[in-house]
Context: one part of a larger RNA
Molecule: small-subunit ribosomal RNA, 5' domain
Organism: uncultured bacterium
RNA sequence: GGAUGAACGCUGGAGGUGUGCCUAACACAUGCAAGUCGAACGAACCUUUGGAGUAGAGACUUCGGUCAAAGCUCCUGUUAGGUUAGUGGCGAACGGGUGAGUAAUACAUAGGUAACGUGCCCUUAAGCCUGGGAUAACCAUUCGAAAGGAUGGCUAAUACCGGAUAUUUUCUUUUAAUCGCAUGAUUUAAAGAGGAAAGAUUUAUCGCUUAAGGAGUGGCCUAUGCCUGAUUAGCUAGUUGGUAGGGUAAUGGCCUACCAAGGCAACGAUCAGUAGCUGGUCUGAGAGGACGAACAGCCACACUGGGACUGAGAUACGGCCCAGACUCCUACGGGAGGCAGCAGUGGGGAAUAUUGCGCAAUGGGCGAAAGCCUGACGCAGCGACACCUCGUGAACGACGAAGUCUUUCGGGAUGUAAAGUUCUGUCAAUAGGGACGAUUAUGACGGUACCUAUAGAGGAAGCACCGGCUAACUACGUGCCAGCAGCCGCGGUAAUACGUAGGGUGCGAGCGUUAUCC
Numbered sequence: 001g002g003a004u005g006a007a008c009g010c011u012g013g014a015g016g017u018g019u020g021c022c023u024a025a026c027a028c029a030u031g032c033a034a035g036u037c038g039a040a041c042g043a044a045c046c047u048u049u050g051g052a053g054u055a056g057a058g059a060c061u062u063c064g065g066u067c068a069a070a071g072c073u074c075c076u077g078u079u080a081g082g083u084u085a086g087u088g089g090c091g092a093a094c095g096g097g098u099g100a101g102u103a104a105u106a107c108a109u110a111g112g113u114a115a116c117g118u119g120c121c122c123u124u125a126a127g128c129c130u131g132g133g134a135u136a137a138c139c140a141u142u143c144g145a146a147a148g149g150a151u152g153g154c155u156a157a158u159a160c161c162g163g164a165u166a167u168u169u170u171c172u173u174u175u176a177a178u179c180g181c182a183u184g185a186u187u188u189a190a191a192g193a194g195g196a197a198a199g200a201u202u203u204a205u206c207g208c209u210u211a212a213g214g215a216g217u218g219g220c221c222u223a224u225g226c227c228u229g230a231u232u233a234g235c236u237a238g239u240u241g242g243u244a245g246g247g248u249a250a251u252g253g254c255c256u257a258c259c260a261a262g263g264c265a266a267c268g269a270u271c272a273g274u275a276g277c278u279g280g281u282c283u284g285a286g287a288g289g290a291c292g293a294a295c296a297g298c299c300a301c302a303c304u305g306g307g308a309c310u311g312a313g314a315u316a317c318g319g320c321c322c323a324g325a326c327u328c329c330u331a332c333g334g335g336a337g338g339c340a341g342c343a344g345u346g347g348g349g350a351a352u353a354u355u356g357c358g359c360a361a362u363g364g365g366c367g368a369a370a371g372c373c374u375g376a377c378g379c380a381g382c383g384a385c386a387c388c389u390c391g392u393g394a395a396c397g398a399c400g401a402a403g404u405c406u407u408u409c410g411g412g413a414u415g416u417a418a419a420g421u422u423c424u425g426u427c428a429a430u431a432g433g434g435a436c437g438a439u440u441a442u443g444a445c446g447g448u449a450c451c452u453a454u455a456g457a458g459g460a461a462g463c464a465c466c467g468g469c470u471a472a473c474u475a476c477g478u479g480c481c482a483g484c485a486g487c488c489g490c491g492g493u494a495a496u497a498c499g500u501a502g503g504g505u506g507c508g509a510g511c512g513u514u515a516u517c518c
Stems, first nucleotide, its partner, number of pairs: 001518004006514005013390006019383002021348001026346003030343003035090003040087002043084005050075005058067003097301003107225007116218003121214007129163004138153006169194006176187004199206002227273003234264003239261008276298004280291004303324005326337004354380001356379003362376001363374004393423004403414004427459001429454005437445001462507005467488003473502005483490002
């Protein structure tokens, strides 16, 4: 000198774009952050509507009667629309947060998979036949303070379970060809065995099953790189390898049994400390050094530890089970909870924001769609926290007012500075108009940005420094005191170094200080 997710002191006009718990991965009141589908299903309820019976307000009347609204009952009725607790499907594994752990099961780069998976999506081919038994909801009884159950009975499905068929497919046994990189891969033929499906509807479609290919995405493996310490020198028994088996989508001590005795290490094993990694960021002429906030990719974690279930995918932040700590409710028998989601609270700290608006846009989930949900996101609020832009007026104006400071008392400085004269109209203010972002519709932002008009210099300047380094000096006060200080050093009676004033220098809505990095 540059830089910062900064903080502190003094000061503070406007706008734009960014950015904002670096500390306690401390504990959390409250609200919201993941739902959706009635075009899968039964049921319940609400509204609408049809028929029959009853009823009989009221009207007409030749007084005999005729027409006839509301209400009620029945058809366990009909038409149409809606709402939903439950069964079922998809989603909830994305999106969002944090960086505790991790020095290598991470990350980066380059490869391999002849050792693999893949819901939704795209392309292609074939198919969707026939049966069955349950169960929730509901009803009844019942236990419990609650959370939540228990028993009996009824019912549906794209829920569940049989049978059939099956080109291809899976397995077994044979068969042939081509190729390769060891295991082998691809293709061909034959026999045997096993394996599917679901319907809905507004009739346009949407689904379902099997198989092949693709896209995207994931698992696993290999090589290289990846902080400090030797005042850490030896480490290792599932350890290293083999055989057999199990397990997995898949290779493998991944696991088990048996056999062998290996494997790593001064090119630093093991141990200890520290740490998420990268694209990048800061600095530097570069080489390098330091860092890894925001944004993007990957990883890990979700009160602490362990475990599996479901599923295409999790060993699952707002799922389950067990143990623990903590908090809350309780009728003392037993229960409930997890903000490192968005706001917000307490605490810690030098220090870091609103319990805001909206799904209008972009994107995501579900749905045929209308649409619903979305603290992702879009916006607004707060903070000079950073960067950028603009303003706080412009021109003229005296041998030079007043005041203040100083003086050798003549003067000098402040100083064209002010006053005064002539102008301008940025920002802000007030009034009027008023978007783009959205395409037929739909705008939170927002009557915002922007434009026009009005008045009027009015509402808008500070901070640090002035001994040398280092641009900028005098007076008074103080008297080794009070104090200053980055280094050298100032201060003990004329201090350009302390304090105040005048003047000056530097930067300017900032200026200084502190901390850290180059």